[in-house]
RNA sequence: CGCCUAGUGCACCUGCAGCGGGGGACCCGAUUUUUGGGGCGAAUCGCCAAUAUCAGGCGACGGGACAGCUUCUCCCUCCCGAGCCCGUCAGCUAACCCCGGCGGCGUUGGAGA
Numbered sequence: 001c002g003c004c005u006a007g008u009g010c011a012c013c014u015g016c017a018g019c020g021g022g023g024g025a026c027c028c029g030a031u032u033u034u035u036g037g038g039g040c041g042a043a044u045c046g047c048c049a050a051u052a053u054c055a056g057g058c059g060a061c062g063g064g065a066c067a068g069c070u071u072c073u074c075c076c077u078c079c080c081g082a083g084c085c086c087g088u089c090a091g092c093u094a095a096c097c098c099c100g101g102c103g104g105c106g107u108u109g110g111a112g113a
Stems, first nucleotide, its partner, number of pairs: 001106004008017003019100005028091001036089001037086004044060005061081005071113005
């Protein structure tokens, strides 16, 4: 200096701004609750393989990047598709209530608007 991510800026005694997430009426929706259910997140599904000496492969689909910035499009390249949480319980949801601002990395293709 740049990238992923909401995860930044200012102030600094308490904080402010901005970004992100959850709960929560009428109405509407849904009635299927051990086959438990649900939340954050792109991180799911299917087939094949393996048969515990396995942890892989392919496809669909989802996500990110390739350096002036943003958006869109085309070709094409390189990656990711994890992990964690609530605790029997939560659809949507105005008012209202609560919470987060971590962590991990180091790219160097082309073209058009």
Molecule: c-di-AMP riboswitch aptamer (ydaO/yuaA leader)
Organism: marine sediment metagenome